Molecule: Bacterial RNase P class A
Organism: Planctomycetota bacterium
RNA sequence: CGGGGCGGGUAGGCAGUCGCGGACCAUUGCAUGGUCCGAGGAAAGUCCGGGCACCGCAGGGCACGGUGGUGGCUAACGGCCACCGUCCGCAAGGAUAGGGAAAGUGCCACAGAGAACAGACCGCCGAUGGCUUCGGCACAGGCAAGGGUGAAACGGAGGUGUAAGAGACCCCCGCGGGCGACGGCGACGUCCCCGGCACGGCAAACCCCACCGGAUGAAAGGCCUAACAAGGAGGGAGAGACGGCCCGUCUCGUUCGCACCUCCGGGCUGGCCGUUCGAGGCGGCGGGCAACCGCCGUCCCAGACAAAUGACUGCUCACGACAGAACCCGGCUUACCGCCCGCCCCGGGUU
Numbered sequence: 001c002g003g004g005g006c007g008g009g010u011a012g013g014c015a016g017u018c019g020c021g022g023a024c025c026a027u028u029g030c031a032u033g034g035u036c037c038g039a040g041g042a043a044a045g046u047c048c049g050g051g052c053a054c055c056g057c058a059g060g061g062c063a064c065g066g067u068g069g070u071g072g073c074u075a076a077c078g079g080c081c082a083c084c085g086u087c088c089g090c091a092a093g094g095a096u097a098g099g100g101a102a103a104g105u106g107c108c109a110c111a112g113a114g115a116a117c118a119g120a121c122c123g124c125c126g127a128u129g130g131c132u133u134c135g136g137c138a139c140a141g142g143c144a145a146g147g148g149u150g151a152a153a154c155g156g157a158g159g160u161g162u163a164a165g166a167g168a169c170c171c172c173c174g175c176g177g178g179c180g181a182c183g184g185c186g187a188c189g190u191c192c193c194c195g196g197c198a199c200g201g202c203a204a205a206c207c208c209c210a211c212c213g214g215a216u217g218a219a220a221g222g223c224c225u226a227a228c229a230a231g232g233a234g235g236g237a238g239a240g241a242c243g244g245c246c247c248g249u250c251u252c253g254u255u256c257g258c259a260c261c262u263c264c265g266g267g268c269u270g271g272c273c274g275u276u277c278g279a280g281g282c283g284g285c286g287g288g289c290a291a292c293c294g295c296c297g298u299c300c301c302a303g304a305c306a307a308a309u310g311a312c313u314g315c316u317c318a319c320g321a322c323a324g325a326a327c328c329c330g331g332c333u334u335a336c337c338g339c340c341c342g343c344c345c346c347g348g349g350u351u
Stems, first nucleotide, its partner, number of pairs: 001347010012316007020038007040322001044333002047331005052217002055214001056254002059251004064213005069083005084098001085096004099208002104206002106202003121147002123143003128140002130137002155173002158170003174197001175195004180191004221273004231264005242257003280299008
């Protein structure tokens, strides 16, 4: 200098004028004035996990659904961190739906001789037997090592051996076994011993195993005011033996007891709470490889309700994309314009 990988920050700021929403204060008959605050890293998707609220609560099963290497973090998770295995990359790094195929069932089209304990299309040999014009032939027989087909061909490469071959035999690798040894919390790694060794793929196929899981949702759920039609009809067990509500279902316990279930109809569709102090932000110190945790200090940072932040000016430069909260939070995924900072890898040049 060039190319790549990983992580972090930023999304405007300062000031002024007018106009919006909220909180607080002053004044006050109304109204007016002042101070402060006012959309995001994704606010999006609604994919996960929770908080909170209600269905009265809750234990144990079944069904159904979710997750799936190990160890940690967390309120929790299908998230995050670290590590292990496998794959990609020269590397920094990246990906991973990563338990079980010997519990069972199922699938592997077409091509191909043959697709799970299969197989001879092209081929190789022809020692022994056969034929022969004595050069050979390739019938019997032997082979599955070579080639082809295919996504995948029943271990791999080297050697011995053979007529030609073949774990037939040998070395190494692979595979199976070992209450083996060492290291590690563990997944696992390394080594040793025995054995020529019956075991392809797919479970993101059904399934088996382990662990986890009630549903609903702020239009949740409460309170107030006012109004209507003391609303109406049907069913309903009986004082523990029965019945109801609760969760898809069963059961256990508790609870309630004309509980509750079904249908028809009337009124209100207004106001207040929930509604923002939080698993909160920022800074410092300490622990930890890290995710993260602890301690100390400091700050209050939108709460609208047919739904608020718009316009103009000056300076700066961040001249800008994707894009607007509606109960709150932790994640994931998707969209996206630039700029800045740090660390690491590879290549080239110079010193």